Predicted 3D model of a 346-nucleotide part of an RNA (small-subunit ribosomal RNA, central domain) from an uncultured prokaryote. The full RNA is in RNAcentral, with records from ENA. It matches the Rfam family "Bacterial small subunit ribosomal RNA". The coordinates come from a structure-prediction model, not an experiment, and the mean pLDDT is 87.
[in-house]
Context: one part of a larger RNA
RNA sequence: UUGGGUUUAAAGGGUCCGCAGGCGGGAAAUUAAGUCAGUGGUGAAAUCCUACAGCUUAACUGUAGAACUGCCAUUGAAACUGAUUUUCUUGAGUGUGGUUGAAGUGGGCGGAAUGUGUCAUGUAGCGGUGAAAUGCAUAGAUAUGACACAGAACACCGAUAGCGAAGGCAGCUCACUAAGCCAUUACUGACGCUCAUGAACGAAAGCGUGGGGAGCGAACAGGAUUAGAUACCCUGGUAGUCCACGCCGUAAACUAUGAUUACUCGUUAUUGGCGAUACACUGUCAGUGACUAAGCGAAAGUUUUAAGUAAUCCACCUGGGGAGUACGAUCGCAAGAUUGAAACUC
Numbered sequence: 001u002u003g004g005g006u007u008u009a010a011a012g013g014g015u016c017c018g019c020a021g022g023c024g025g026g027a028a029a030u031u032a033a034g035u036c037a038g039u040g041g042u043g044a045a046a047u048c049c050u051a052c053a054g055c056u057u058a059a060c061u062g063u064a065g066a067a068c069u070g071c072c073a074u075u076g077a078a079a080c081u082g083a084u085u086u087u088c089u090u091g092a093g094u095g096u097g098g099u100u101g102a103a104g105u106g107g108g109c110g111g112a113a114u115g116u117g118u119c120a121u122g123u124a125g126c127g128g129u130g131a132a133a134u135g136c137a138u139a140g141a142u143a144u145g146a147c148a149c150a151g152a153a154c155a156c157c158g159a160u161a162g163c164g165a166a167g168g169c170a171g172c173u174c175a176c177u178a179a180g181c182c183a184u185u186a187c188u189g190a191c192g193c194u195c196a197u198g199a200a201c202g203a204a205a206g207c208g209u210g211g212g213g214a215g216c217g218a219a220c221a222g223g224a225u226u227a228g229a230u231a232c233c234c235u236g237g238u239a240g241u242c243c244a245c246g247c248c249g250u251a252a253a254c255u256a257u258g259a260u261u262a263c264u265c266g267u268u269a270u271u272g273g274c275g276a277u278a279c280a281c282u283g284u285c286a287g288u289g290a291c292u293a294a295g296c297g298a299a300a301g302u303u304u305u306a307a308g309u310a311a312u313c314c315a316c317c318u319g320g321g322g323a324g325u326a327c328g329a330u331c332g333c334a335a336g337a338u339u340g341a342a343a344c345u346c
Base pairs, nucleotide, nucleotide: 004317005316006315007300008299012314014201015200017198021194022193023192025088026087027086028085029084030083031082033081034080035077036076037075038074039073040072041071042070049065050064051063052062053061054060091191092188093187094186095184096183097182098181099180100179103177104176105175106174107173108172109171110154114150115149116148117147118146119145120144121143125136126135162169163168206247207246208245209244210243211242215241216240220236221235222234223233258313259312260311261310262309263308266291267290268289269288270287271286272285273284274283295302296301319346320345321344328339329338330337331336
């Protein structure tokens, strides 16, 4: 390289957008680049193949043929691909009318809890644990009541539910923004799919500057436990967690399952529409789950939300370790990230 693969054996990029590239719906006409057929030229010799011949045979050699799968020119064909023109509506999009949701951004508001402060009542313990101790407390704690302030998170509803490209999203409300779905078939008329490079988004932790800091809490300190205890348990507690702006760009970023399209038995639950309503049910479209047939699979399993049957495009894999390391390069304030070997060894 061919071939084979990528849920769990090595292997799907974290996600989307998208230039180049690759691939691409129905009909008609023209063309003749690809394609196919014919003819001519060329394709040195040797080599290879076939037949025959010469050295006693073979290797070797000679003669003849075939071949040289290619290139050029020319004459045709027009199904398929391409190109050009015209056209169509099913793919795609737009309009109109509905509808859905924790989708996003910014503002306002709310109650419970926690902590702190002040005042009041009140007196000897509180707290914590397996048991204790450190700790707090007669300078009046814990407890109870009132008031005030602060920050963070939103019980019940709540779900096997919903929304979002993914990460993710939950008190209530307002403004702005985006999206899906359904109905209608009014409009455009293939405008599509995928996408290397690129660009955008991207949990947590971490970093920079400035705020904020209730609770929790790496590090750290103390008390226990223990043979020891740099832990598990307890008392404290700094970064951090929160906000604004800017970086970082990684996760078991998982459905360990790339995107799109078509087709393929059924049962059942549920969400949002529509139709029809007799308020029982039932039909249809789009989702979300459970089970299951054929098929597939090494099996576990999967099964219209495929891991089935096919097609297009992208990404990735090729024994274990060395190693996601070294070196170089790019990015980053740094931490580090991305790209990514070899010797050697089994």